Predicted 3D model of an 83-nucleotide RNA (c-di-GMP-I riboswitch aptamer) from Saccharibacillus sacchari.
It matches the Rfam family "c-di-GMP-I riboswitch aptamer". About the family: GEMM was predicted in a large-scale screen for bacterial structured RNA regulatory elements.
The sequence is in RNAcentral, with records from Ribocentre.
The coordinates come from a structure-prediction model, not an experiment, and the mean pLDDT is 87.
NCBI's taxonomy places the organism under Bacteria, Bacillati, Bacillota, Bacilli, Saccharibacillus.

RNA sequence: AAACGAUAAAGGCAAACCUUUCGAAAGAAAGGGACGCAAAGCUAUAGGGCCUUACCCGCAAGGGUUGGCAGCCAGCCACCGAA
Numbered sequence: 001a002a003a004c005g006a007u008a009a010a011g012g013c014a015a016a017c018c019u020u021u022c023g024a025a026a027g028a029a030a031g032g033g034a035c036g037c038a039a040a041g042c043u044a045u046a047g048g049g050c051c052u053u054a055c056c057c058g059c060a061a062g063g064g065u066u067g068g069c070a071g072c073c074a075g076c077c078a079c080c081g082a083a
Base pairs, nucleotide, nucleotide: 004081005080012037013036017032018031019030020029021028022027035071041076042075043074047073048072049069050068051067055064056063057062
């Protein structure tokens, strides 16, 4: 330095659900709450994937467009150090 990840030390995050707010929706923010997490830290116009559809096209199927998800993979950075 890379890889790896303890029933180690220190510290951290917070699913579902509930309340309020925003949103067309997906979803987000705050508070409560813990299912879990060794990156559950950051990145969403220019990696892939997934969700959404107020609006546009279309007889329809569907497509466009919009917004979102990194706790799906990915990229970048990082604490600790037993085997």